The RNA shown here (transfer RNA) has 87 nucleotides and comes from Aureispira sp. Taxonomically the source falls in Aureispira (Bacteria, Pseudomonadati, Bacteroidota, Saprospiraceae).
[in-house]
């Protein structure tokens, strides 16, 4: 230098135009259970910002920046990083 695959919440990871800011697992919090733990079971749990006395509600965010579309994590373009192969 060329080709291919990939970057999604704290972590792993599915999703491939609309019902998705998001399945599932881990982690974490609380509870049940126990003499007490572990394991198991139940419920909850992304970040930022605005709002609310609180509960809650709104908006934005899928590596970064643009574009297409009524609508984009998903399609297109550029950049960037990781992995594999070729030279």
């Nucleotide at each position: 230098g060329g080709a291919g695959a990939g970057g999604u919440g704290u972590c792993a990871g599915a999703g491939c135009g609309g019902u998705c800011g998001a399945a599932c697992g881990a982690g974490c919090a609380c509870g049940c259970u126990u003499g007490g733990a572990a394991a198991g079971c139940g419920u909850g749990u992304g970040u930022a910002u605005c709002u609310u006395a609180a509960c809650g509600g709104g908006u934005a965010c899928c590596g970064c920046g643009g574009g297409u579309u009524c609508g984009a994590a998903u399609c297109c373009c550029g950049c960037u990083c990781u992995c594999u192969c070729c030279g």

The coordinates come from a structure-prediction model, not an experiment, and the mean pLDDT is 81. Rfam family: tRNA. Rfam links the family to the GO term triplet codon-amino acid adaptor activity. Rfam classes the family as a transfer RNA.